[in-house]
Context: one part of a larger RNA
RNA sequence: UUGGGUUUAAAGGGUGCGUAGGCGGUAUUAUAAGUCAGCGGUGAAAUCUUUCGGCUCAACCGGAAACUUGCCGUUGAAACUGUUUUACUUGAGAUUGGCGGCCGUAGGCGGAAUGUGCAGUGUAGCGGUGAAAUGCAUAGAUAUUGCGCAGAACUCCGAUUGCGAAGGCAGCUUGCGACAGCAUAUCUGACGCUGAUGCACGAAAGCGUGGGUAUCAAACAGGAUUAGAUACCCUGGUAGUCCACGCCGUAAACGAUGAUUACUAGUUGUUUGCGAUAGACAGUAAGCGACACAGCGAAAGCGUUAAGUAAUCCACCUGGGGAGUACGCCGGCAACGGUGAAACUC
Numbered sequence: 001u002u003g004g005g006u007u008u009a010a011a012g013g014g015u016g017c018g019u020a021g022g023c024g025g026u027a028u029u030a031u032a033a034g035u036c037a038g039c040g041g042u043g044a045a046a047u048c049u050u051u052c053g054g055c056u057c058a059a060c061c062g063g064a065a066a067c068u069u070g071c072c073g074u075u076g077a078a079a080c081u082g083u084u085u086u087a088c089u090u091g092a093g094a095u096u097g098g099c100g101g102c103c104g105u106a107g108g109c110g111g112a113a114u115g116u117g118c119a120g121u122g123u124a125g126c127g128g129u130g131a132a133a134u135g136c137a138u139a140g141a142u143a144u145u146g147c148g149c150a151g152a153a154c155u156c157c158g159a160u161u162g163c164g165a166a167g168g169c170a171g172c173u174u175g176c177g178a179c180a181g182c183a184u185a186u187c188u189g190a191c192g193c194u195g196a197u198g199c200a201c202g203a204a205a206g207c208g209u210g211g212g213u214a215u216c217a218a219a220c221a222g223g224a225u226u227a228g229a230u231a232c233c234c235u236g237g238u239a240g241u242c243c244a245c246g247c248c249g250u251a252a253a254c255g256a257u258g259a260u261u262a263c264u265a266g267u268u269g270u271u272u273g274c275g276a277u278a279g280a281c282a283g284u285a286a287g288c289g290a291c292a293c294a295g296c297g298a299a300a301g302c303g304u305u306a307a308g309u310a311a312u313c314c315a316c317c318u319g320g321g322g323a324g325u326a327c328g329c330c331g332g333c334a335a336c337g338g339u340g341a342a343a344c345u346c
Stems, first nucleotide, its partner, number of pairs: 004317003007300002012314001014201004021194003025088003030083002033081002035077008049065006091191001092188003096183002100179001103177007110154001114150008125136002162169002206247006216240001220236004258313006266291009295302002319346003328339004
């Protein structure tokens, strides 16, 4: 490389947009590049293969055929692919209509809790644990009442619910922005699918500058535990957690399952449309779940949301360790990220 694979054995890129490229619906016209057929030229000889012959056989040698699967030219064919002409509507998109949602973004508002300040009541404990102690408290704590302040998060509803490409998204409300699906079948008329490079987005932690700091809490300190205890438990506590702007670009970024299209029994729950009715049962479309036939699978299991049957395109895998390391290059303020070996060893 061919082949075989990628839920869990090695292997799906974190996600999207999209360039080149690859692939591409129905009917029709032309063409003849691909394709197919005939003929001609060329494709050295030796070698290889088959056959005939020569050395007494064989090796060896000679003749013939075949092979040389190719290339070029020419004459045709026109189904398929390409190119081209004209049309089509089912793919795709648009219009119209009424919906849907924790979708995004900016602003405003709310109550509970927590901490804290002041004041009142009140007195000796509080707190914490397996048990304690550190800690707080007669300079009046804890508890309780009232009034304020601050920051962060939004109880119930809440769900196998919903939305988003993924990351993710939840108090209420307003503005702005985006979106899927449904119904109609009015318009465009293949405008499509995938997508190397590229661009954008991308949890948490971390980084830079400036704010903010209630809670929680790496580091750190103390108290316990213990043989020790650089831990688990307790009392404190700084970065951080929050905001703005800018970096970082990674996660068990998981459904450990790439995207798109078609086909292949059903049953059941649920969300949102549609349509209809008898507020029934059934229907239809798009989701979200639970089972299960065929089929698949090493099995677990998957099973119209496929891991089934097929097609197109991309990504990736090829024994374990060494190693996601070294070196080089690229990116980054840094931390580090991307790319990514070999010796050696089993």